[in-house]
Molecule: Bacterial RNase P class A
Organism: Acetivibrio thermocellus DSM 1313
RNA sequence: UGAGUAAGCCGGAUAGUCGCGGGUACAGUGCCGAAAGGCCGUACACGAGGAAAGUCCGGGCUCCGCAGGGCAGGGUGCCGGGUAACUCCCGGUGAAGGCGACUUCAAGGAAAGUGCAACAGAAAUAUACCGCCUGCUGAAGAUUGAGGUCGAGUGCUUUCGGUUUUCAGCAUGGUAAGGGUGGAAAGGUGAGGUAAGAGCUCACCAGCGGUAUGGCGACUUACCGGCUAUGUAAACCCCACCCGGAGCAACACCGCAUAGAGGGACGUUAAGGUGGCCCGCCAGUCCCGGGUAGGUGGCUUGAGCUAUAUAGAAAUAUAUAGCCUAGAUAGAUGACUAUCCAAGACAGAACCCGGCUUACAGGCUUACUCAAUAU
Numbered sequence: 001u002g003a004g005u006a007a008g009c010c011g012g013a014u015a016g017u018c019g020c021g022g023g024u025a026c027a028g029u030g031c032c033g034a035a036a037g038g039c040c041g042u043a044c045a046c047g048a049g050g051a052a053a054g055u056c057c058g059g060g061c062u063c064c065g066c067a068g069g070g071c072a073g074g075g076u077g078c079c080g081g082g083u084a085a086c087u088c089c090c091g092g093u094g095a096a097g098g099c100g101a102c103u104u105c106a107a108g109g110a111a112a113g114u115g116c117a118a119c120a121g122a123a124a125u126a127u128a129c130c131g132c133c134u135g136c137u138g139a140a141g142a143u144u145g146a147g148g149u150c151g152a153g154u155g156c157u158u159u160c161g162g163u164u165u166u167c168a169g170c171a172u173g174g175u176a177a178g179g180g181u182g183g184a185a186a187g188g189u190g191a192g193g194u195a196a197g198a199g200c201u202c203a204c205c206a207g208c209g210g211u212a213u214g215g216c217g218a219c220u221u222a223c224c225g226g227c228u229a230u231g232u233a234a235a236c237c238c239c240a241c242c243c244g245g246a247g248c249a250a251c252a253c254c255g256c257a258u259a260g261a262g263g264g265a266c267g268u269u270a271a272g273g274u275g276g277c278c279c280g281c282c283a284g285u286c287c288c289g290g291g292u293a294g295g296u297g298g299c300u301u302g303a304g305c306u307a308u309a310u311a312g313a314a315a316u317a318u319a320u321a322g323c324c325u326a327g328a329u330a331g332a333u334g335a336c337u338a339u340c341c342a343a344g345a346c347a348g349a350a351c352c353c354g355g356c357u358u359a360c361a362g363g364c365u366u367a368c369u370c371a372a373u374a375u
Base pairs, nucleotide, nucleotide: 001371002370003369004368005367006366007365008364009363010362012340013339014338015337016336017335018334020047021046023044024043025042026041030039031038032037049346053357054356056355057354058353059352060351061247062246063245064244068279069278070277071276073243074242075241076240077239078092079091080090081089082088093107094105095104096103097102108238109237113236114235115232116231117230129179130178131175132174133173134171135170136169137168138167139166140165141164142163143162144161145160146159147157148156149155150153187205188204189203190202191201192200206228208225209224210223211222212221214219251297252296253295254294262288263287264286265285266284272282273281274280304323305322306321307320308319309318310317311316
């Protein structure tokens, strides 16, 4: 200097004028309304996010006379720690990727069982297509022994044998090394051995099992052993652990009005309720008709934020001090001027919080890795 990895921050600011929203204080008894209740004036401080998005997880809170038991169903899945809790976070172990800093993991079980593995291939839960070896039969060649023969030479011979090579066929034979197909064919590579071969034997390695060492543990390391029939559970399944339901349109209260006791059926065995089913439990349930749809609370002080210290490898915990930062309800922050500027991105709360995932123009900071150059 360049290229990367991990983490964090900003993503408009300042001043002025007008406008919008609720809060606090003051003021008025003014305005609206049937009422509950609401509106208007002045001053002050405050007023959308790092993701407010997705609605994927987990809770807080509210209600349900079972929030009891079981079945079904659902979730998580290496180990330890954190947390209100989690499928989250931190740190490890193992595996994969990367030169590396680092990143990712749907990471229990295939010896409980069932299923699937197309096509190719002879054969996919166990084989023999080609090939190799052995034995038998036949043919051809070479060589040789005996016999026979002649013109006597390393001659001839379809007379009988031996050895060897090649080809063809057969076999109640041997083989799983080599070749082919395939992602995968009785663990892999190499050597020895064999009639030809094979963990048959040996060396190294992988897998499985055992023993010992280290570690809280997942696991690591060393030694020993027989020689080992693939993969798939993000297929069904098995194992371990966990799980009431519904949701702020939850729920609570106030006001007005209605049918001048609203009507009918069943009746604690039934129906109904308790997410589905069963058991259990229970303060009755269902149908028809009428009225109301307004207002207030819940509603923002929180598992809150910031700083420092201590403990811890970290996530985080504890203590002290400081701070108060939206609560709309057809739904609030907009317009103008001036200056600065890298600002043009993704994009607007609706009960609240902890995560995860996704989107993001541009800019800044810290640490680490690799490459090149110079000293």